RNA sequence: UUAUCAAGAAAGGCGAAGGGAUUAGACCCUAUGAAACCUUGGCAACCCUUUAAUUUUAUAAUUAAAGAAGGUGCUAAAUUCUACCACAUGAAUUCAUACUCAUGGGAUAGAUAA
Numbered sequence: 001u002u003a004u005c006a007a008g009a010a011a012g013g014c015g016a017a018g019g020g021a022u023u024a025g026a027c028c029c030u031a032u033g034a035a036a037c038c039u040u041g042g043c044a045a046c047c048c049u050u051u052a053a054u055u056u057u058a059u060a061a062u063u064a065a066a067g068a069a070g071g072u073g074c075u076a077a078a079u080u081c082u083a084c085c086a087c088a089u090g091a092a093u094u095c096a097u098a099c100u101c102a103u104g105g106g107a108u109a110g111a112u113a114a
Stems, first nucleotide, its partner, number of pairs: 001114005010040004018029003023083004041075003046071002048067008079109001084106002087104005
């Protein structure tokens, strides 16, 4: 920089009180044993492998399908939710607007891959 992030996938050992990235709030997991670490398994398909089609002078690229040997990653809950914008819709209020609330959208931040 680009892409993805509401799907999916747990047992054992060790350990001993925390954990869910950070700050705040909410909510949740946890002595029926948290985190960290180790082993074995699993999930997924980013890289990857195969095939087909298309494009290209060609290297190659794109798309689709299938796969899982290898490199990562992941394996409670949407990235647990909210926070910023006030863009859309709705509700409430109002003469009307604004403020407020809910849902959606976007941004920021973060994670992972290349």
Background:
The prediction has a mean pLDDT of 80. The RNA shown here (SAM riboswitch aptamer (S box leader)) has 114 nucleotides and comes from a marine eukaryotic metagenome. Of the family's consensus pairs, 97% are formed in the model. Rfam family: SAM riboswitch aptamer (S box leader). From the family's description: The SAM riboswitch is found upstream of a number of genes which code for proteins involved in methionine or cysteine biosynthesis in Gram-positive bacteria.